[in-house]
Context: one part of a larger RNA
RNA sequence: CUGGGCGUAAAGCGCGCGUAGGCGGUUUAUCAAGUUGGGCGUGAAAGCCCGGGGCUCAACCCCGGAACUGCGUUCAAAACUGGUUGACUAGAGUCCGAGAGAGGGUGGUGGAAUUCCCAGUGUAGAGGUGAAAUUCGUAGAUAUCCGGGAAGAACACCAGUGGCGAAGGCGGCCACCUGGCUCGGUACUGACGCUGAGGUGCGAAAGCGUGGGGAGCAAACAGGAUUAGAUACCCUGGUAGUCCACGCCGUAAACGAUGAGUGCUAGAUGUCGGGGUUUAGGCUUCGGUGUCGCGCAGCAAACGCAUUAAGCACUCCGCCUGGGGAGUACGGCCGCAAGGUUAAAACUC
Numbered sequence: 001c002u003g004g005g006c007g008u009a010a011a012g013c014g015c016g017c018g019u020a021g022g023c024g025g026u027u028u029a030u031c032a033a034g035u036u037g038g039g040c041g042u043g044a045a046a047g048c049c050c051g052g053g054g055c056u057c058a059a060c061c062c063c064g065g066a067a068c069u070g071c072g073u074u075c076a077a078a079a080c081u082g083g084u085u086g087a088c089u090a091g092a093g094u095c096c097g098a099g100a101g102a103g104g105g106u107g108g109u110g111g112a113a114u115u116c117c118c119a120g121u122g123u124a125g126a127g128g129u130g131a132a133a134u135u136c137g138u139a140g141a142u143a144u145c146c147g148g149g150a151a152g153a154a155c156a157c158c159a160g161u162g163g164c165g166a167a168g169g170c171g172g173c174c175a176c177c178u179g180g181c182u183c184g185g186u187a188c189u190g191a192c193g194c195u196g197a198g199g200u201g202c203g204a205a206a207g208c209g210u211g212g213g214g215a216g217c218a219a220a221c222a223g224g225a226u227u228a229g230a231u232a233c234c235c236u237g238g239u240a241g242u243c244c245a246c247g248c249c250g251u252a253a254a255c256g257a258u259g260a261g262u263g264c265u266a267g268a269u270g271u272c273g274g275g276g277u278u279u280a281g282g283c284u285u286c287g288g289u290g291u292c293g294c295g296c297a298g299c300a301a302a303c304g305c306a307u308u309a310a311g312c313a314c315u316c317c318g319c320c321u322g323g324g325g326a327g328u329a330c331g332g333c334c335g336c337a338a339g340g341u342u343a344a345a346a347c348u349c
Stems, first nucleotide, its partner, number of pairs: 003321004007303002012317001014202004021195003025088003029084003033081002035077008049065006091192001092189003095185005103178007110155001114151005120144002125136002163170002207248006216242002221237004259316006267294001268291010298305002322349003331342004
């Protein structure tokens, strides 16, 4: 390079936006770059292939032909691709009217619980466990109450296989700012589209820097148990951290282990939002999300997937190519660091 692949065997970038590039709806005219056909020129010789001949054969050599799949030029064709041009509305978008939602940001606010402080009642235990002990308590604990106060963090019920978001993710209530989506109307633009190497932004948790905050929980750490030991599981404590602001980090079983887009291919059943119709029950239509564990065709090594495809096709991107060595070394780039990213080989089976 040609292939064959990527749910679980190796393989879909964590997710967007988007540059170059690749690909791209219906139709008119035109050009003739790609494309197709013909002519001419060239495509050295030798070699290869075919036919014939010469060394006694062969190797070898000689002659002729074919071929040299190519390139240049010229004539012609105009279906397809492409360029230019005009038009269209089925893709895409705008507009008008409705709608649902834990989508995001900022500020405020509420109650329950927890811990601590103050005060009252009250007295000898409390706590914890398999059982205990460390621990707390006569300097009055635990408990309790009409109590009073402070602080931080998280929002029971509603709650759902429910909703929203590109993904990470998002849950008390209120206000403001703000993104996307759906339905109905069909008024407008007229292919404005899809994908996307690089690039750029977002990106759980942990971790890092500076400054706050610190109730509960809790790596590390200390003690008590358990045990042969116990650097653990259990218990009592407890610091980073968890929270906030700003700035880094850029990784996850970042999973549906399934890239994005478009079209096509039986149904059944639930649910969320909207429209039409109906007295109601219901019927019907569009969009979302499920049936993971319904199901036909089809696919699949099987498991299973099955209009939410892993089916049938097309376009574009990413990735794989035996196990170990190794997602490592070296180098580059990024980072304060931790480290990340790109990414081998020897050797070995």